[in-house]
This is a predicted structure of a 75-nucleotide RNA (transfer RNA) from a Microcaldota archaeon. The organism belongs to Microcaldota, within Archaea.

């Protein structure tokens, strides 16, 4: 250099056109004589950036950027 797949709450994922969920974490509360386990309830995200289509974009389309794989050059 090229193909291809990924970036989403503090972690691992979900959703792929109608305004963002789930487990585990963390907080308070119940239950206990504490503690775990269990129950209930909150609180956290400008969906990687920037720009285009749409009445509307986490989703589609372009660029850039990062990870991650495979391929190619170069000697």
């Nucleotide at each position: 250099g090229g193909g291809c797949u990924c970036u989403u709450g503090g972690c691992u994922c979900a959703g792929u056109a109608g305004u963002a969920g789930a487990g585990c974490g963390u907080u308070c509360c119940g239950u206990u004589c504490g503690c775990a386990a269990c129950g209930g309830a909150a609180a956290g995200g400008u969906c990687g950036c920037g720009g285009g289509u749409g009445c509307g974009a986490u989703u589609c389309c372009c660029g850039c950027a990062g990870a991650g794989u495979c391929c190619a050059c170069c000697a």

The coordinates come from a structure-prediction model, not an experiment, and the mean pLDDT is 82.